Molecule: transfer RNA
Organism: Defluviitaleaceae bacterium
């Protein structure tokens, strides 16, 4: 310089062929259990789905440009 992969909640992550309201775990907080604490049990809040754009009735998802991180070839 060229290829390829990633990127969604505080953290690891899922999201089927573009179509139900964007979830799940831990982890915050509240309750319940306990003499009390962990564990356990129910529950509650938390999102620019990296940035702009573009297709489409509809985009996390499909296109394009960028950033950021890997990995590989020079």
């Nucleotide at each position: 310089g060229g290829g390829c992969c990633u990127u969604u909640a505080g953290c690891u992550c899922a999201g089927u062929c573009g179509g139900u309201c964007a979830g799940a775990g831990c982890a915050a907080c509240c309750g319940g259990c306990u003499c009390a604490u962990a564990a356990c049990c129910g529950g509650u809040g938390g999102g620019u789905c990296c940035c702009g754009g573009g297709u489409u009735c509809a985009a996390g998802u499909c296109c394009c440009u960028g950033a950021a991180g890997g990995c590989c070839c020079a």